[in-house]
The part of an RNA shown here (small-subunit ribosomal RNA, 5' domain) has 540 nucleotides and comes from a metagenome. RNAcentral holds the full RNA, with entries from SILVA.

Context: one part of a larger RNA
RNA sequence: GAACAAACGCUGGCGGCGCGUCUUAAACAUGCAAGUCGAACGAAAACCUCAUUGCCUGCAUUGAGGGGAAAGUGGCGAACGGGUGAGUAACACGUGGAUAAUCUACCUUUUGGUUGGGGAUAACUAUCUGAAAAGAUAGCUAAUACCGAAUAAUAUGAAAAUUACAUAAGUAAUAUUCAUUAAAAGUGGGGACCUUCGGGCCUAUUGCCAAAAGAUGAGUCCGCGGUCCAUUAGCUUGUUGGUAAGGUAAAAGCUUACCAAGGCUACGAUGGAUAGCCGGCCUGAGAGGGUGAACGGCCACAUUGGGACUGAGAUACGGCCCAGACUUCUACGGAAGGCAGCAGUUAAGAAUCUUGCGCAAUGGGCGAAAGCCUGACGCAGCGACGCCGCGUGGAUGAUGAAGGCCUUUGGGUUGUAAAAUCCAUUAAACAGGGAAGAAUAAGAUAAAAAUAAUAUUUUUAUUGAUGACGGUACCUGUCUAAAGCCCCGGCUAACUACGUGCCAGCAGCCGCGGUAAUACGUAUGGGGCUAGCGUUGUUC
Numbered sequence: 001g002a003a004c005a006a007a008c009g010c011u012g013g014c015g016g017c018g019c020g021u022c023u024u025a026a027a028c029a030u031g032c033a034a035g036u037c038g039a040a041c042g043a044a045a046a047c048c049u050c051a052u053u054g055c056c057u058g059c060a061u062u063g064a065g066g067g068g069a070a071a072g073u074g075g076c077g078a079a080c081g082g083g084u085g086a087g088u089a090a091c092a093c094g095u096g097g098a099u100a101a102u103c104u105a106c107c108u109u110u111u112g113g114u115u116g117g118g119g120a121u122a123a124c125u126a127u128c129u130g131a132a133a134a135g136a137u138a139g140c141u142a143a144u145a146c147c148g149a150a151u152a153a154u155a156u157g158a159a160a161a162u163u164a165c166a167u168a169a170g171u172a173a174u175a176u177u178c179a180u181u182a183a184a185a186g187u188g189g190g191g192a193c194c195u196u197c198g199g200g201c202c203u204a205u206u207g208c209c210a211a212a213a214g215a216u217g218a219g220u221c222c223g224c225g226g227u228c229c230a231u232u233a234g235c236u237u238g239u240u241g242g243u244a245a246g247g248u249a250a251a252a253g254c255u256u257a258c259c260a261a262g263g264c265u266a267c268g269a270u271g272g273a274u275a276g277c278c279g280g281c282c283u284g285a286g287a288g289g290g291u292g293a294a295c296g297g298c299c300a301c302a303u304u305g306g307g308a309c310u311g312a313g314a315u316a317c318g319g320c321c322c323a324g325a326c327u328u329c330u331a332c333g334g335a336a337g338g339c340a341g342c343a344g345u346u347a348a349g350a351a352u353c354u355u356g357c358g359c360a361a362u363g364g365g366c367g368a369a370a371g372c373c374u375g376a377c378g379c380a381g382c383g384a385c386g387c388c389g390c391g392u393g394g395a396u397g398a399u400g401a402a403g404g405c406c407u408u409u410g411g412g413u414u415g416u417a418a419a420a421u422c423c424a425u426u427a428a429a430c431a432g433g434g435a436a437g438a439a440u441a442a443g444a445u446a447a448a449a450a451u452a453a454u455a456u457u458u459u460u461a462u463u464g465a466u467g468a469c470g471g472u473a474c475c476u477g478u479c480u481a482a483a484g485c486c487c488c489g490g491c492u493a494a495c496u497a498c499g500u501g502c503c504a505g506c507a508g509c510c511g512c513g514g515u516a517a518u519a520c521g522u523a524u525g526g527g528g529c530u531a532g533c534g535u536u537g538u539u540c
Base pairs, nucleotide, nucleotide: 001540002539003538004537006536007535008534009533010532013390014389015388016387017386018385019383020382021348026346027345028344030343031342032341035076036075037074040073041072047066048065049064050063051062053060054059055058083301084300085299093225094224095223096222097221098220099219102218103217107214108213109212110211111210112209113208114207115149117147118146124139125138126137127136128135129134155180156179157178158177159176161174162173163172164171165170185206186205187204188203189202190201193200194199227273228272229271234264235263236262239261240260241259242258243257244256245255246254276298277297278296279295280291281290282289283288303324304323305322306321307320326337327336328335329334354380356379357378358377362376363374364373365372366371393423394422395421396420403414404413405412406411429478430477431476432475433474437469443463444462445461446460447459448458449457450456484529485528486527487526488525489510490509491508496523497522498521499520505512506511
């Protein structure tokens, strides 16, 4: 000199863009943060309409039709998004490879199929237990829930063949035989035909099953690279390798049995300390040094430890089970909980914000869609915490006013500074006007395609609703507010007077102060920076 997720002191007008618990991975009241689908399914409250019966004539009963909430079965999602950095010195990360050792829901393309049956169960009803959380028994019912059967190849397993390639096991292509393995329906519309009048059937569309390929995402393995301590020198027994078996989506001591006795290490093993890694960021002419807040990629974790289940996928934060600590409820028999999600509270600390608005946009989940959900996100609030921009007026103005300070008492200085005159009116406030962020939604109309069809569906074109911010940005008018902080001995820009008298005090270093202190305190004046200025801390 530069920088900062800074703090402290004094001061403080406005705006834009950013940033805001670095400490206790401490404990948490309250609310919200993951749902959605009735076009998979049964059942079905409120309510509406019609009919019926009764009487008090607008109420009750019963029945039919509509309606569709909460709850339930089922599907998809909940493994994303969001948080934190405790652990980890490791294939965790970065970079470059391998997978002839692998998986991949939704999505895209292609091929083929979607036949025919069965038995349950929740919801519900009844009874019962329990303070609650919850549970037991009996009965009833549906499905795209569950289970057989049929069909079967470019799938899987087995057999044997040819060709090509290769990197050791092998891989690919072609043709053959045997065995095994699948499915689910929903919705819209309809002419002929059939009908038990429900429909079949036809058609459009969404699904479902099997297979191939792609895309995306992930798993595993390897080379190289980046901290400190040798006042840590030896470490290792599933340890190192082989055979066999098991196991995994997948190679492998991954696991087990047997056999051999290996493997690592001064190019630092093992042990200990510290630490998430990187793109980057800060500094520097560079080389380097420091750092890893915000934003982006990867990893790890979710009260502590352990475990599996489900699933295409699990470190499963707002899932399950067990154990520990802690907190809460209890009828003492038992139950419930997990903010390192967004706000917020307590504690700790030098120190870090609102229990805000909205799904309008972007993105995500579900849904055919309308739409619903979304503390992701978009916005607003608080904080000079940072960077940037703007303002606190401009011009003229000397008999150089007054006051202050100094003085050699003549004057000098503050100082064109003020006053005064003329001019202007940014930002704020108030009033008026007023954008962009909004489009590819639904619906309507028209055309084309599928189709037996003018129905229906899809596509295209035209039209077409929706704004949290916010009456915001911006424009016009009216009307006026707003400067401080540090320093003045040298380094280092800027001096005098008074007070004090080695006292009180200053100080980054040198050093000032013991009666004329440019170094302490105050004042005039001056210098520097400026809505900031200084101090402290840390890095170069």